The RNA shown here (small-subunit ribosomal RNA) has 1375 nucleotides and comes from an uncultured bacterium.
The RNAcentral record of the sequence draws on ENA and SILVA.
It matches the Rfam family "Bacterial small subunit ribosomal RNA".
Its mean pLDDT, the model's own confidence on a scale to 100, is 85.
[in-house]
RNA sequence: AGAGUUUGAUCCUGGCUCAGGACAAUCGCUGGCGGCAGGCCUAACACAUGCAAGUCGAACGGUAACAGGAAGAAGCUUGCUUCUUUGCUGACGAGUGGCGGACGGGUGAGUAAUGUCUGGGAAACUGCCUGAUGGAGGGGGAUAACUACUGGUAACGGUAGCUAAUACCGCAUAACGUCGCAAGACCAAAGAGGGGGACCUUCGGGCCUCUUGCCAUCGGAUGUGCCCAGAUGGGAUUAGCUUGUUGGUGGGGUAACGGCUCACCAAGGCGACGAUCGGUAGCCGGCCUGAGAGGGUGAACGGCCACAUUGGGACUGAGACACGGCCCAGACUCCUACGGGAGGCAGCAGUAGGGAAUAUUGCACAAUGGGGGAAACCCUGAUGCAGCGACGCCGCGUGAAGGAAGAAGUAUCUCGGUAUGUAAACUUCUAUCAGCAGGGAAGACAAUGACGGUACCUGACUAAGAAGCCCCGGCUAACUACGUGCCAGCAGCCGCGGUAAUACGUAGGGGGCAAGCGUUAUCCGGAUUUACUGGGUGUAAAGGGAGCGUAGACGGACGGGCAAGUCUGAAGUGAAAGGCAGGGGCUCAACCCCUGGACUGCUUUGGAAACUGUCCAUCUAGAGUGCCGGAGAGGUAAGCGGAAUUCCUAGUGUAGCGGUGAAAUGCGUAGAUAUUAGGAGGAACACCAGUGGCGAAGGCGGCUUACUGGACGGUAACUGACGUUGAGGCUCGAAAGCGUGGGGAGCAAACAGGAUUAGAUACCCUGGUAGUCCACGCCGUAAACGAUGAAUACUAGGUGUCGGGUUGCAAAGCAAUUCGGUGCCGCAGCAAACGCAAUAAGUAUUCCACCUGGGGAGUACGUUCGCAAGCAUGAGACUCAAAGGAAUUGACGGGGACCCGCACAAGCGGUGGAGCAUGUGGUUUAAUUCGAAGCAACGCGAAGAACCUUACCAAGUCUUGACAUCCGGAUGACCGGAACUUAACCGUUCCUUCCCUUCGGGGCAUCCGAGACAGGUGGUGCAUGGUUGUCGUCAGCUCGUGUCGUGAGAUGUUGGGUUAAGUCCCGCAACGAGCGCAACCCCUGUCCUUAGUAGCCAGCAGUCAGAUGGGCACUCUAGGGAGACUGCCGGGGAUAACCCGGAGGAAGGCGGGGACGACGUCAAAUCAUCAUGCCCCUUAUGAUUUGGGCUACACACGUGCUACAAUGGCGUAAACAAAGGGAAGCAGGAGUGCGAGCUUGAGCAAAUCCCAAAAAUAACGUCCCAGUUCGGACUGCAGUCUGCAACUCGACUGCACGAAGCUGGAAUCGCUAGUAAUCGCAGAUCAGAAUGCUGCGGUGAAUACGUUCCCGGGUCUUGCACACACCGCCCGUCA
Repeated sequence: AGAGUUUGAUCCUGGCUCAGGACAAUCGCUGGCGGCAGGCCUAACACAUGCAAGUCGAACGGUAACAGGAAGAAGCUUGCUUCUUUGCUGACGAGUGGCGGACGGGUGAGUAAUGUCUGGGAAACUGCCUGAUGGAGGGGGAUAACUACUGGUAACGGUAGCUAAUACCGCAUAACGUCGCAAGACCAAAGAGGGGGACCUUCGGGCCUCUUGCCAUCGGAUGUGCCCAGAUGGGAUUAGCUUGUUGGUGGGGUAACGGCUCACCAAGGCGACGAUCGGUAGCCGGCCUGAGAGGGUGAACGGCCACAUUGGGACUGAGACACGGCCCAGACUCCUACGGGAGGCAGCAGUAGGGAAUAUUGCACAAUGGGGGAAACCCUGAUGCAGCGACGCCGCGUGAAGGAAGAAGUAUCUCGGUAUGUAAACUUCUAUCAGCAGGGAAGACAAUGACGGUACCUGACUAAGAAGCCCCGGCUAACUACGUGCCAGCAGCCGCGGUAAUACGUAGGGGGCAAGCGUUAUCCGGAUUUACUGGGUGUAAAGGGAGCGUAGACGGACGGGCAAGUCUGAAGUGAAAGGCAGGGGCUCAACCCCUGGACUGCUUUGGAAACUGUCCAUCUAGAGUGCCGGAGAGGUAAGCGGAAUUCCUAGUGUAGCGGUGAAAUGCGUAGAUAUUAGGAGGAACACCAGUGGCGAAGGCGGCUUACUGGACGGUAACUGACGUUGAGGCUCGAAAGCGUGGGGAGCAAACAGGAUUAGAUACCCUGGUAGUCCACGCCGUAAACGAUGAAUACUAGGUGUCGGGUUGCAAAGCAAUUCGGUGCCGCAGCAAACGCAAUAAGUAUUCCACCUGGGGAGUACGUUCGCAAGCAUGAGACUCAAAGGAAUUGACGGGGACCCGCACAAGCGGUGGAGCAUGUGGUUUAAUUCGAAGCAACGCGAAGAACCUUACCAAGUCUUGACAUCCGGAUGACCGGAACUUAACCGUUCCUUCCCUUCGGGGCAUCCGAGACAGGUGGUGCAUGGUUGUCGUCAGCUCGUGUCGUGAGAUGUUGGGUUAAGUCCCGCAACGAGCGCAACCCCUGUCCUUAGUAGCCAGCAGUCAGAUGGGCACUCUAGGGAGACUGCCGGGGAUAACCCGGAGGAAGGCGGGGACGACGUCAAAUCAUCAUGCCCCUUAUGAUUUGGGCUACACACGUGCUACAAUGGCGUAAACAAAGGGAAGCAGGAGUGCGAGCUUGAGCAAAUCCCAAAAAUAACGUCCCAGUUCGGACUGCAGUCUGCAACUCGACUGCACGAAGCUGGAAUCGCUAGUAAUCGCAGAUCAGAAUGCUGCGGUGAAUACGUUCCCGGGUCUUGCACACACCGCCCGUCA
């Protein structure tokens, strides 16, 4: 000293939370020792029991108890016992008397001031103590105890009698006392004890002396009472309070002043500087926290106050209205003979109760102190000690050194290891604490020690007796495994947990603290989050709607006085303790002691006079007045005017008008709308008109008149600080609304009807009432906004505009300047940014108002106001961790601009209807294996399910296994062949039968056995790799450096052109670069060249035939090269990029096609291609076999094929390809069959042979518009081929059968040229099985005006409360 948390990210505002310290503490787990401190915060609740205030015989009469003495008597064991008497002595119960019970101890109920704190003051008393001056003479009468009698249960008494005093009362004396001006008057007392020479004696003593006590007075000290000032919490949703109240005079009262009390008189006193009222609370030194200022607190220690069961009262006394005194009343408890009595733990212990919670019915007066006493001494739950409890602070210990086989165990693991860990074991050493034994204090001045055989010291002995708690996702130091699976649970905030949880639980490990550790409660801090130090108010919470103005606050210039504030010197006080500094004492520390300084304060007094204040005198720059001048929708009242709407009357005139996106309601043949003329009435004032003017704001707009407010410019005659702001207060205050009375043309809430719509209590239309207008009176609010209070001063400029003035040029005009308004841009500065910027949101000053997280809520209650509506003032409970501001990047918009795409449009052909094929859903099933799901699943994985495949189902069988490695044993095989059996595998039997060798053995194979393991198309594609789809072949996506911005980010990549393109050019705080585009690659189109076999044949020979010779010119093949680059010309464009046109050229502006897919998106697809983490199965979820299923079938969808026919079908004969494939193959030809095919097998591992016939097409013939010579499904019969096997379930052939279908609803798909359409051919897979897929060539169109609209995409911009990003967010009702 900060940190976490609002967002995709950022800055800010703002709350919440955490880290620190503290505690009279609680709870949980744990617990060795000692020192020091502290221990009912709750029920000021109730209390059993014991103790807590007595003492004095030296005040007194005395003698109940104890001890002693003396005298007498008796007994006898002649020195003992017993009895009686005696206060005689030590002493002493009860009593009289004195002093003390007003201290000490407890508690905090009450008390917001009769309190406390600080500082002053005068009208007082003060026992004991102390200083001083005097006095103490002489008398008297009682009374308790006691005795007698007597009442009562008791407590407690009553009557009669005796007696003493330092008890009580007179008399005398009387001042430096009291009263009084004075004269004068008045007022006291007590003795007791010790010792003693002479003298006296009633033998008690007197007397002397010492001590102590007594009385009066004056002082001191101490203590107490009283008064004053300031300070000492919160509420205004408490604004008025007060009659002894405020003052006076006079009595009374008090120790003393005083309405303290009473009589009379006056009518005061307090209050916004908060009276009164209601709620809370003992105050302070201090304590805790804090850098401080502050905030919180008032346990322990100390000072003051108050209280003592509740309330009241006095008595005694120096002192009380009295905790352990009295009286009365109340409540409660106890005793009782029912008549009456007793009691007060908020003293120390203790009990019950309350509570989360707080101790022993201990020891001692040894010390310190207190009371009494002359003293000894007595009393003292004050106090000193001990006990209990980790409640706190402090100290110590639980061992130290060595010790790697890095033991075992445990945890983890990639199985190699790693961690625990020098930790342990083991060796050596030590003894603090505890335990044992011995010695043994100080505290104590002469004696006396509860603590206590304590502290402390010494000795011997054993590593023994002594470690836990919390945490480990971030904040915040510290990580792994298992279990769990949004469950159980955690959590201070954010948040974790839905099958790989470092956040739950456990374990291992680690971190922190440590005899404690965590939790909870509370306080301060962090929080500058109430801001004095030290905050804000344009948009985050926050400027009053505006003005006038009271109190208050603040206030111009010069001079002088005073000294309240201010500054300064001195003095007093600020108790002690505590805190700080320096020392000292307990071994250290905590703790204790000493010294110093501090205690920032208050008071008194001396001084200073700058500033503030105050008084006096003066000034004119602030402010105001006068005079001159012009501007203005400033206000109020009255009058006048024209245009327009509507209505009425009359004329013309005829069928519509009106209204809308389109309509309808409505009006109109009873004459509308339209048009002309006349009239009525109300309201508003076009153009001018302008970020122009005026006004404090609200607001103000035709013209004229009257009355009237303010501002401005000029002048400088007058006043002389008269100023600014302004809590309360008063006034004004849009619209709507309210009251009374008018008025009412148009408009128009409510209402009615018509439309729209799923609905439409709306938007649109037709009507229409309050109202809008006027007068008077209320209301008092608005996004009453510049979301910006008022005033003053200062601080770069530029440019408009309104009203005035001055100057220059000769005037109009222009220019310069100045004052006052009103705008824009902009510097410094400010600001979170946006922005503001002389009209500040800048720099300063003054005053007012307001804010302190969001919601609840501007709500409730209370109160003022209002006719009402309502306004003003204005909470709490509860709840959330955010709510919010500005800006950024995206995404989005039924926002904008630009551009593109078979996107639309223009066309051609389809799908959707039929039949069939195929895939999917659904259903069914023992199983119909699994996956794919909008585009981007559905002739998809599957380039081909009869068995196999196969993963599914039924049944049978195997269990180290069908497959891999390792070990042991056995065998010499394994393979192959055969037989039996079976649905088949399985099973049984038989035949046959290894290699190398150094002869030790080795290799190989099979079988058997045991376990490690195998195996899994089981799960998770949301744990993954790899691969793929898609946006999209769309033109984008980024980086480095620089610059800008607090930052997220921006710039670059935007702009002007251009392009298919972020393609290129130009410009530019950017300059460059990368991935994409393009090009480089392949095919194709032209030419050249090289090479000609299996290809070709122009010319030569030659044939049935390029069959052959020959040739390689051509075609072709396959190597190399050329060619196209806007290169050339013209025009446009910016002298650019580029575009348009042209020439040449096989090809022209990317020539055509392919491969190639940026950063990324979709938790897209795939664990069933493969690989793979984790989980799961292990005589089964593995393996194997037979059969079945994947081929089911009411239905729905997708993709196709064939058609519906004449641009056609059928028949005959004829022509022209390309690209492929071929040895378990393609197969010529021949034969045969109607045919599928069969038989045979020339050729060919292929530019050689074969598949192989190309078909559409063209020619000829036929059909004649029909369910047909179209169409071919379905079905019957008979066959062919493949294959172990065509029943479920193959393809093909022949004959026969001959269904639907006559061009297809809504809707929807493809295609821009060698394309669509149409026609056939080949291949992969494959034993067989394509209408699918992948390729190939043949024939070969139409259309594109164009970009308004639909869909998708790109760039820029704008809005945004979205960011899982519009399939978003979010509001209300209901459950």